This is a predicted structure of a 550-nucleotide part of an RNA (large-subunit ribosomal RNA, domain I) from a Candidatus Omnitrophota bacterium. The RNAcentral record of the full RNA draws on ENA. NCBI's taxonomy places the organism under Bacteria, Pseudomonadati, Candidatus Omnitrophota. Its mean pLDDT, the model's own confidence on a scale to 100, is 84.
[in-house]
Context: one part of a larger RNA
RNA sequence: GGUUUAUGAAGGAUGACUUGGUAAGAUACGGCGAUGAAGGACGGGGUAAGCACCGAUAUUUCUCGGGGAGCCGCAAACAUGCUUUGAUCCGGGAAAUUCCGAAUAGGGCAACCUAUUACAGGUAAUUCUGUAAAAUUCUAUCUUGAAUACAUAGAGAUAGAAAGCUAACCAGGUGAACUGAAACAUCUAAGUAACCUGAGGAAAAUAAAUCGAAAUGAGAUUCCUUUAGUAGUGGCGAGCGAAAAAGGAACAGCCUAAACUCUGAUGAAUUUCAUUGGAGGGUUGCGGGACUCUAAUGUGGGAUUGUAGAAAAAUAGCAAAAGUGCAUGGAAAGGCACGCCAAAGAAAGUGAAAGUCUUGUAUGCAAAAUUUUAAAACACCCUAAGAGUAUCCCAAGUACUACGGGACACGGGAAAUCCUGUAGGAAUCUGGGCCGACCAUGGUCUAAGGCUAAAUACGUGAUCUUAUCCGAUAGUGUACAAGUACCGUGAGGGAAAGUUGAAAAGAACCCCGGUGAGGGGAGUGAAAUAGAACCUAAAAUCAUAAACUU
Numbered sequence: 001g002g003u004u005u006a007u008g009a010a011g012g013a014u015g016a017c018u019u020g021g022u023a024a025g026a027u028a029c030g031g032c033g034a035u036g037a038a039g040g041a042c043g044g045g046g047u048a049a050g051c052a053c054c055g056a057u058a059u060u061u062c063u064c065g066g067g068g069a070g071c072c073g074c075a076a077a078c079a080u081g082c083u084u085u086g087a088u089c090c091g092g093g094a095a096a097u098u099c100c101g102a103a104u105a106g107g108g109c110a111a112c113c114u115a116u117u118a119c120a121g122g123u124a125a126u127u128c129u130g131u132a133a134a135a136u137u138c139u140a141u142c143u144u145g146a147a148u149a150c151a152u153a154g155a156g157a158u159a160g161a162a163a164g165c166u167a168a169c170c171a172g173g174u175g176a177a178c179u180g181a182a183a184c185a186u187c188u189a190a191g192u193a194a195c196c197u198g199a200g201g202a203a204a205a206u207a208a209a210u211c212g213a214a215a216u217g218a219g220a221u222u223c224c225u226u227u228a229g230u231a232g233u234g235g236c237g238a239g240c241g242a243a244a245a246a247g248g249a250a251c252a253g254c255c256u257a258a259a260c261u262c263u264g265a266u267g268a269a270u271u272u273c274a275u276u277g278g279a280g281g282g283u284u285g286c287g288g289g290a291c292u293c294u295a296a297u298g299u300g301g302g303a304u305u306g307u308a309g310a311a312a313a314a315u316a317g318c319a320a321a322a323g324u325g326c327a328u329g330g331a332a333a334g335g336c337a338c339g340c341c342a343a344a345g346a347a348a349g350u351g352a353a354a355g356u357c358u359u360g361u362a363u364g365c366a367a368a369a370u371u372u373u374a375a376a377a378c379a380c381c382c383u384a385a386g387a388g389u390a391u392c393c394c395a396a397g398u399a400c401u402a403c404g405g406g407a408c409a410c411g412g413g414a415a416a417u418c419c420u421g422u423a424g425g426a427a428u429c430u431g432g433g434c435c436g437a438c439c440a441u442g443g444u445c446u447a448a449g450g451c452u453a454a455a456u457a458c459g460u461g462a463u464c465u466u467a468u469c470c471g472a473u474a475g476u477g478u479a480c481a482a483g484u485a486c487c488g489u490g491a492g493g494g495a496a497a498g499u500u501g502a503a504a505a506g507a508a509c510c511c512c513g514g515u516g517a518g519g520g521g522a523g524u525g526a527a528a529u530a531g532a533a534c535c536u537a538a539a540a541u542c543a544u545a546a547a548c549u550u
Base pairs, nucleotide, nucleotide: 001549002548003547004546005545006544007543008542009541015535016499017498020470021469022467023466024465025464026463027462029459030458031165032164039100040099041098042055043054044053046078047077050074051073052059061094062093063092064091065090066089070082071081105114106113107112116133117132118131119130120129121128136162137161138160139159140158141157142156143155144154169200170198171197172196173195174194180187184235210218211217222249223248224247225246232240233239253451254450255449256395260280261279262278263277264276265275266274267273268272285429287394288393289392290391291388292387293386294385300382301381302380305379306378307377311373312372313371314370315369317365318364319363323338324337325336326335339356340355341345347359348358349357400424401423402422403421404420405419406418407417410436431446432445433444434443435442486493487492506534509521510520511519512518
């Protein structure tokens, strides 16, 4: 020096556990904000640093319900109090809620500074104190009012609205690149990411100028299944990729413009014309309506406008069956013995494994207050038919065309269809669009105005349920004072850290030691090699002792 054995030290793998996560589902709900939000700063406790809670009424106030014996948070202790005259606690409502923050009296380096007016308090007087008002933009109304006569611009007042935040979902606007094509340019990624605008609990779409199996057809939109990786498209490469029909979910249809009638205002100006407003009328493709004539007073409906609010639900809760003994053990729920309940043998806890110990569970019941859904009823609103005529109306810089782009599964193609930047530019039912160039025949629909629930998408947050999900290097970054400590000028980055015991019974007292650290006795405990650096306690590593070996 090495090997082995033993005893320790150090270390914290492994096993066991779970307060926390992850994923999915169901239900309700889907906004908050100038009545000052979200988010913060600073304060508030007898002692009070952190978290939580609260706001100068500050660890809370009032009230209405629930509940029934203890309570003054996590979190011990001492102190002080509260409470059957019902506290703490739980739920509904109310009060109060510093300063910053859209921040809005002015300013500002957020949580600070300064100042005006009115009212009140106070002073000998000023200073001072308190409360309130005072930002901007838009809309409406009113008052005033220049250059400049009427006027207008402007100014002022009053009232209302807006602003900012928010997880995803939605619509619109702008719009990449990496990448793939085994390179790369058309193409792809992708109308994706990102940014902007706007809205709602959903949004968007929606009542045929549709579809196209072409026919004696279907009949708003949306979503799912399927058609189908089909038809197509494509440096016919990589790729992209329908639709109708069919089966389901859910179903709902309406209102204007115009013609015509009546009527108001303004301007030309007597009548009439032009512009503009109101009331009626009218709303569709077997074309309809106006217009003329005839005829009905009831039927059916309503998605809102109101009144009304039955009933149900949400936000606290309540009742809820049935077991004892023996032995082992620190402890019985395990064992043995004999019972019992069950619309309850889901689950969790209790000193080991409990239907019958506790909380619960099946089942049944409950609300003063607020909220939600909301039936009947009433009001209100909507609602018809027939014949005639061919005079009038039926959405215009629109349809359409050319050129340039874009969207359609469709890359300019034989390229229809949809949108529109530029230029041109119709018709009014004997009209007009479409049926994938185009034409004919036939068919089908009625553009250029608007509204519309449900089926669909999403989940910040709330309640509940489930898991051949994780079990502390896993599962969220966070099971712990976690978006904390810490790092960075900043945008931003971002940890580690769970377990004594059934119960603190957390080791009185003695000894060594520096009035240490640490240890030895004693005591507690089932156990202290469970002693707080605390469940289990592997390996590397270190120490001591012994044996063997060089």